[in-house]
C1' cells in the first nucleotide's frame, strides 16, 4: 500500500438481535478484630468514534480510528 483479527468498568474477561450490560480483582463505606490482614455485607464505575438496518444493535452493514498479525 493491500488483506485479517481487535477495541465492553482502573486491570482481566462474559453477555442467542429483546432481562436494570453479568463476574472476578481492584477501589470506597459498614459490620467483625485490641489493631491490621482474612471473610462478610452494601456501593461507585463500563459498550472505540459516526452513521445505517431493524419494533429493538454490545451483537449485523458502511466508513474512520486504536493495537496486533500477515504480504509487498
Nucleotide at each position: 500500500g493491500c488483506c485479517c483479527c481487535u477495541g465492553u468498568a482502573g486491570c482481566u474477561c462474559a453477555a442467542u438481535g429483546g432481562a436494570u450490560a453479568g463476574a472476578g480483582c481492584a477501589c470506597c463505606a459498614c459490620a467483625c478484630u485490641c489493631c491490621u490482614a482474612a471473610c462478610g455485607u452494601g456501593g461507585u464505575g463500563a459498550u472505540c468514534c459516526a452513521g445505517g438496518u431493524c419494533c429493538g444493535a454490545u451483537u449485523c452493514c458502511u466508513g474512520g480510528u486504536u493495537g496486533g498479525g500477515g504480504c509487498a

This is a predicted structure of a 72-nucleotide RNA (transfer RNA) from a Candidatus Nealsonbacteria bacterium. Its mean pLDDT, the model's own confidence on a scale to 100, is 81. Rfam family: tRNA. Rfam classes the family as a transfer RNA. The organism belongs to Candidatus Nealsoniibacteriota, within Bacteria. It was read from a public genome assembly.